[in-house]
């Protein structure tokens, strides 16, 4: 350099026929327990990687950037 893919809660990922932003695990809390773990419940956590356009309305469509990744030269 030239092609495709990926980027959404702390971690791993759904969600992409445009219409409330989710799930598991973690962590907080109560509840059991002498206590711890486990098991139960219940909370909290995000302006979807960064701008811009298209719409009434964008994680979702277009354009540009920036990081990672495959593959060809």
């Nucleotide at each position: 350099g030239c092609a495709c893919c990926c980027u959404u809660a702390g971690c791993u990922c759904a969600g992409c026929u445009g219409g409330c932003a989710g799930a598991g695990c973690a962590a907080c809390u109560g509840a059991c327990u002498c206590u711890u773990a486990a098991u139960c419940a219940g909370c909290a956590g995000g302006u979807c990687g960064g701008g811009g356009g298209u719409u009434c309305g964008a994680a979702u469509c277009c354009c540009c950037c920036a990081g990672g990744g495959u593959g060809c030269a």

The RNA shown here (transfer RNA) has 73 nucleotides and comes from a Melioribacteraceae bacterium.
RNAcentral holds the sequence, with entries from ENA.
Rfam family: tRNA. By type it is a transfer RNA. Rfam describes the family as follows. Transfer RNA (tRNA) molecules are approximately 80 nucleotides in length.
Lineage of the source: Bacteria > Pseudomonadati > Ignavibacteriota > Ignavibacteria > Melioribacteraceae.
The prediction has a mean pLDDT of 80.